[in-house]
Context: one part of a larger RNA
RNA sequence: GCCUACGAGUUAUCUUUAUUGGCAAGGUUAAGUUGUUAAGCAAUGAAGCCGGAGCGAAAGCGAGUCUUAACAGGGCGUAUAGUCAGUGGAGGUAGACGCGAAACUUGGUGAUCUACCCUUGACCAGGUUGAAGUCCCAGUAACAUGGGAUGGAGGACCGAACCAGGAGACGUUGAAAAGUCUUUGGAUGAGUUGAGGGUAGGGGUGAAAGGCCAAUCAAACCAAGAAAUAGCUCGUACUCCCCGAAAUGCUUUUAGGAGCAGCCUCGGGAUUAUUCUAACGGAGGUAGAGCUACCGAUAGGACUAGGGGGCCUCACAGCCUACCAAAUUCUGACGAACUCCGAAUGCCGUUAGAUUUACUCGGGAGUGAGGGCAUGGGUGCUAAGGUCCAUGUCCGAGAGGGAAAGAACCCAGACCAUCCGCUAAGGUCUCCAAGUAAUGACUAAGUUGAACAAAGGAGGUUUUGUUGCUGAGACAGCCAGGAGGUUAGCUUGGAAGCAGCUAUUCCUUUAAAGAGUGCGUAACAGCUCACUGGUCGAGCGACAGAGCGUCGAUAAUAAACGGGCAUUAAGUCAUUCACCGAAGCGGUGGAUUAGUAAUAGUGGUAGGGGAGCAUUCUAGCGACGGCGAAGAUGAGCUGUAAGGCUUGUUGGAGUUUCUAGAAAAGCAAAUGUAGGC
Numbered sequence: 001g002c003c004u005a006c007g008a009g010u011u012a013u014c015u016u017u018a019u020u021g022g023c024a025a026g027g028u029u030a031a032g033u034u035g036u037u038a039a040g041c042a043a044u045g046a047a048g049c050c051g052g053a054g055c056g057a058a059a060g061c062g063a064g065u066c067u068u069a070a071c072a073g074g075g076c077g078u079a080u081a082g083u084c085a086g087u088g089g090a091g092g093u094a095g096a097c098g099c100g101a102a103a104c105u106u107g108g109u110g111a112u113c114u115a116c117c118c119u120u121g122a123c124c125a126g127g128u129u130g131a132a133g134u135c136c137c138a139g140u141a142a143c144a145u146g147g148g149a150u151g152g153a154g155g156a157c158c159g160a161a162c163c164a165g166g167a168g169a170c171g172u173u174g175a176a177a178a179g180u181c182u183u184u185g186g187a188u189g190a191g192u193u194g195a196g197g198g199u200a201g202g203g204g205u206g207a208a209a210g211g212c213c214a215a216u217c218a219a220a221c222c223a224a225g226a227a228a229u230a231g232c233u234c235g236u237a238c239u240c241c242c243c244g245a246a247a248u249g250c251u252u253u254u255a256g257g258a259g260c261a262g263c264c265u266c267g268g269g270a271u272u273a274u275u276c277u278a279a280c281g282g283a284g285g286u287a288g289a290g291c292u293a294c295c296g297a298u299a300g301g302a303c304u305a306g307g308g309g310g311c312c313u314c315a316c317a318g319c320c321u322a323c324c325a326a327a328u329u330c331u332g333a334c335g336a337a338c339u340c341c342g343a344a345u346g347c348c349g350u351u352a353g354a355u356u357u358a359c360u361c362g363g364g365a366g367u368g369a370g371g372g373c374a375u376g377g378g379u380g381c382u383a384a385g386g387u388c389c390a391u392g393u394c395c396g397a398g399a400g401g402g403a404a405a406g407a408a409c410c411c412a413g414a415c416c417a418u419c420c421g422c423u424a425a426g427g428u429c430u431c432c433a434a435g436u437a438a439u440g441a442c443u444a445a446g447u448u449g450a451a452c453a454a455a456g457g458a459g460g461u462u463u464u465g466u467u468g469c470u471g472a473g474a475c476a477g478c479c480a481g482g483a484g485g486u487u488a489g490c491u492u493g494g495a496a497g498c499a500g501c502u503a504u505u506c507c508u509u510u511a512a513a514g515a516g517u518g519c520g521u522a523a524c525a526g527c528u529c530a531c532u533g534g535u536c537g538a539g540c541g542a543c544a545g546a547g548c549g550u551c552g553a554u555a556a557u558a559a560a561c562g563g564g565c566a567u568u569a570a571g572u573c574a575u576u577c578a579c580c581g582a583a584g585c586g587g588u589g590g591a592u593u594a595g596u597a598a599u600a601g602u603g604g605u606a607g608g609g610g611a612g613c614a615u616u617c618u619a620g621c622g623a624c625g626g627c628g629a630a631g632a633u634g635a636g637c638u639g640u641a642a643g644g645c646u647u648g649u650u651g652g653a654g655u656u657u658c659u660a661g662a663a664a665a666g667c668a669a670a671u672g673u674a675g676g677c
Stems, first nucleotide, its partner, number of pairs: 001677006011094013026050003032044005054061002064076004097235002100232001104225006115199009124189001126158003129154001133150006162186003166183005201217001203213003238612006248261005262367002264364006273357001275354008288341001289339002295335002299331004304325001306324002308321004370395010400411003415590004420586003426580003429564003435577001437576006448566002456551002460548010477535005483508003488502003514529001518527002591602004613666001615663006622656003631650008
């Protein structure tokens, strides 16, 4: 893991409610007793209980009573039948749907493991070092001191047994619930060890690690209280039909739990109260807008108090001011807590028309972690798949088609069947159903073709508009000219068109030519431009906007059209007609719910309600069975489902329809229990 068996809302009592039945202003017996029985049943038994009257704290009064001074007002009553039993739902008390703690208490059992202690024993190969003391010699006045022997001390040294366990490898369903191998530490000591004994659970013992106290220790083990408690986790068993939520508010030692309300369901009752649309009538201060309409804030100007600075004055005064600036004023412009204004929606009401519901009494719930998207806002960074509100929607509890894939984005709400049709979103080269459709444009970047991309740069290209030049010849190219006063004046070492400064920057000759556009020189020179003529022969510039493109463009495999691939597209824009495309809509057949019918409905988690199937046993009337019951194992038929029926083989003795009744009454899950594989 699989199979088989077992495995979870029960029982008693009380309350409440629905329903069935008996009796009814009444209803009913309990224990007990008597009779008779297999169980049981019948009779008796009025004690008691509920109802029949309430109000008040009570005395008490009474269809009233209490409050009160009250004959007022108000509160609770009066005007609606109960009670006993059966059955169903729910609640209380009990283990109360099942399994599950860690713990707590009481009484015991343990120191054969281990910790420490007591008593009494045992053990430590071999080797090394050589303390004190003693003796001898030297030495001293005597000591001291030195040397040599002897001696045999030590939590001394090396190293077996023994004890330990520092390091590594192996082992890790082990050979072993702590080992093996190699290596290592101690090894006369605070040593190791045998036997006997002692200390016991909030207690012991501890060279102290919360260590150890029988493979168990931040409180041992065993039994009992005990089915402790568990606002927690998991599990909770056949079928079909109807309806169908919530994740909100208030409160909570409350926040993952509850109580009340909201939302769901079932039964009853009253009625049109509900919803939508249209018209009309209302209240209001949001969006917007506005502000010489207030409050606040605000850029620039004008004007002008006050202040700063400067000038002047002995001082006062006065003057100036590209400074700061009140008030006033002009232009511009801001505000959730500004408003002279001011919508749309929404809200309230009346009428009309449609159509779903709303309301109330009672039984049963679940929910009280919500989430995404769109819109209006707060918060945050106008960050978040963020967070908190509001309105709507969907997911939740919603399948189907599209978006490559996908909870909530787009389309669309699945009763069943169908090898029928039409469409939605989205698509029609191919994967892949349907156009290699049509017309007109754009794009050259594979841009694009289903993620998104900026500031900024650019004779990409298409197009629109404004404006200028042009057969009296434009624009571009080529040929030629581009002069004189003059080297303008000043400055300067120099300054001659071209360092710099000044200037009504002039005048002349001209087809035209600047006191000079750039390069150049030390300064000149030189090259060139403006401007002009010739040649050529038709369009050429400037500016503003729009479309599609370009660069900007950087992330780790090649990897961001879904792939192949696609360029007058299979890209982009516009227009048009076909077609494909879903559980949508329709056709045909069928089921079921509501309704007299016509007709309408039948997605569904938590949850409410309804109708059934199967199993075991009991009662009653029956039926089947050695001419083969149950069971087992194949096959066929049948019902919307749980299921049912027939038959072959096996089996070898019981089984069962129907009508009722009663339950140890249905397994896939509980790291479920037992057995088997």